[in-house]
Context: one part of a larger RNA
Molecule: small-subunit ribosomal RNA, 5' domain
Organism: uncultured bacterium
RNA sequence: AGUGAACGCUGGCGGCGUGCCUAAUACAUGCAAGUCGAACGAACGAAUAAGAGCUUGCUCUUAUAAGUUAGUGGCGCACGGGUGAGUAAUAUAUAGCUAAUCUGCCUCUUAGUAGAGGAUAACAGUCGGAAACGAUUGCUAAUACUCUAUACUUCUGCUUUACAUAAGUAAAGUAGAGAAAGUUUUUCGCUAAGAGAUGAGGCUAUACUGUAUCAGCUAGUUGGUAAGGUAACGGCUUACCAAGGCUAUGACGCAUAACUGGUCUGAGAGGAUGAUCAGUCACAUUGGAACUGAGACACGGUCCAAACUCCUGCGGGAGGCAGCAGUAGGGAAUAUUGCGCAAUGGGGGAAACCCUGACGCAGCAACGCCGCGUGGAGGAUGACACUUUUCGGAGCGUAAACUCCUUUUAUCGGGAAAGAAUAAUGACGGUACCCGAUGAAUAAGCACCGGCUAACUCCGUGCCAGCAGCCGCGGUAAUACGGAGGGUGCAAGCGUUACUC
Numbered sequence: 001a002g003u004g005a006a007c008g009c010u011g012g013c014g015g016c017g018u019g020c021c022u023a024a025u026a027c028a029u030g031c032a033a034g035u036c037g038a039a040c041g042a043a044c045g046a047a048u049a050a051g052a053g054c055u056u057g058c059u060c061u062u063a064u065a066a067g068u069u070a071g072u073g074g075c076g077c078a079c080g081g082g083u084g085a086g087u088a089a090u091a092u093a094u095a096g097c098u099a100a101u102c103u104g105c106c107u108c109u110u111a112g113u114a115g116a117g118g119a120u121a122a123c124a125g126u127c128g129g130a131a132a133c134g135a136u137u138g139c140u141a142a143u144a145c146u147c148u149a150u151a152c153u154u155c156u157g158c159u160u161u162a163c164a165u166a167a168g169u170a171a172a173g174u175a176g177a178g179a180a181a182g183u184u185u186u187u188c189g190c191u192a193a194g195a196g197a198u199g200a201g202g203c204u205a206u207a208c209u210g211u212a213u214c215a216g217c218u219a220g221u222u223g224g225u226a227a228g229g230u231a232a233c234g235g236c237u238u239a240c241c242a243a244g245g246c247u248a249u250g251a252c253g254c255a256u257a258a259c260u261g262g263u264c265u266g267a268g269a270g271g272a273u274g275a276u277c278a279g280u281c282a283c284a285u286u287g288g289a290a291c292u293g294a295g296a297c298a299c300g301g302u303c304c305a306a307a308c309u310c311c312u313g314c315g316g317g318a319g320g321c322a323g324c325a326g327u328a329g330g331g332a333a334u335a336u337u338g339c340g341c342a343a344u345g346g347g348g349g350a351a352a353c354c355c356u357g358a359c360g361c362a363g364c365a366a367c368g369c370c371g372c373g374u375g376g377a378g379g380a381u382g383a384c385a386c387u388u389u390u391c392g393g394a395g396c397g398u399a400a401a402c403u404c405c406u407u408u409u410a411u412c413g414g415g416a417a418a419g420a421a422u423a424a425u426g427a428c429g430g431u432a433c434c435c436g437a438u439g440a441a442u443a444a445g446c447a448c449c450g451g452c453u454a455a456c457u458c459c460g461u462g463c464c465a466g467c468a469g470c471c472g473c474g475g476u477a478a479u480a481c482g483g484a485g486g487g488u489g490c491a492a493g494c495g496u497u498a499c500u501c
Base pairs, nucleotide, nucleotide: 001500002499003498005497006496007495008494009493012372013371014370015369016368017367018365019364020330025328026327027326029325030324031323034075035074036073039072040071042069043068044067047064048063049062050061051060052059053058054057082283083282084281092207093206094205095204096203097202098201101200102199106196107195108194109193110192111191112190113189114148115147116146117145123138124137125136126135127134128133154177155176156175157174158173159172160171161170162169163168182188209255210254211253216246217245218244221243222242223241224240225239226238227237228236258280259279260278261277262273263272264271265270285306286305287304288303289302308319309318310317311316336362338361339360340359344358345356346355347354348353375405376404377403378402386395387394388393410438411437412436413435414434415433419428445490446489447488448487449486450471451470452469456485457484458483459482460481466473467472
């Protein structure tokens, strides 16, 4: 000098930030990912029109139909949000390579969007189960699914040519394979191919904690051939062959640890650190696995196993806050079961709009930084009290009283935004801010005073009680203990403790 601090005493206000560092312990409750009827059938259906019945203002039927939605289908759910357990290198940082790769939505370009079919949920019936949830029969639609046609370009195989020759790239030919979805007034979609953008995968080099009281480690191990696998190279996997590979420039082991931009300190070099903010990685009760998909081996998806909790009709089921609040526990210690989608951003939708504990705000906390205030001027007989005294006095001290002012702040009353891009729409908020009124009114403490180190006397105590960062004080005149008066330093804070430089 600093802190995500804590503790003690004290505490007026505002702005901006920050707030479980410990048990990656267990979690009641609510919310945190939906949306689209302009993909689809169906159900309900305000309203309107027509008809019938009559009880003349009701009922029924039909048609149109705003709208609502459980289901099929599409997109999203791989983002956003949390945490740091694991990880010492499959991470991260920097610089490269990918002719060894993929990329939904988006942008541009070219071409196409032809023909046909069978199901299935919903629904209805039956049945099982305590429930969770199912079984079966029948019916139906689609931008769901399947088949056929065509497709220069695309993919696979083969042949040839050009350039390179290490791999390969480009062009031509040939054989085979591969598409599509509708809707509408336009639009919006769908399919194939090319290019871009974005994102991602892979590889290489360098850097990257301690320990040798860890010295040898390694059989898919190191390399080759072949096959498989992948979007893709590769022992990535398998079979066979060879016997290699790493290591005192520290292999292997053990311990510790997410990494970085940065942050703190320091003149710097360094040292320490990695909260908030930003980038990357990893994880989602523990362990394992795949499915779907452009993308996951998926926090609020699936399956299996385990521990734990809950329900049960004992046959069987349900769950996962390291999302936002909140609870218990642990701890020296860390906040509201708040408001709003108005803004910014995200998902869906043609749009209106819906969703969004992201986010914007408010609440709590002197936890931090910054700013303001607790009054100003005059006022001596230097009042009283208190302390001290050599008893004359001295200090507190212009301090108070008193007089004259002011009103930051406070309280009361009135007005009132910007943030909104506007046709509309403001949570914050009747907030900031402005105006008026009242009245010094509402507002000062904490530590220290032997030296280091700014600041001294009296009383009490008597090596006791106690103090103490170091030196050291205290055994009868203690400026060092306790109290008082006075003083010094900081100040809505001041000290102490812990940690870092």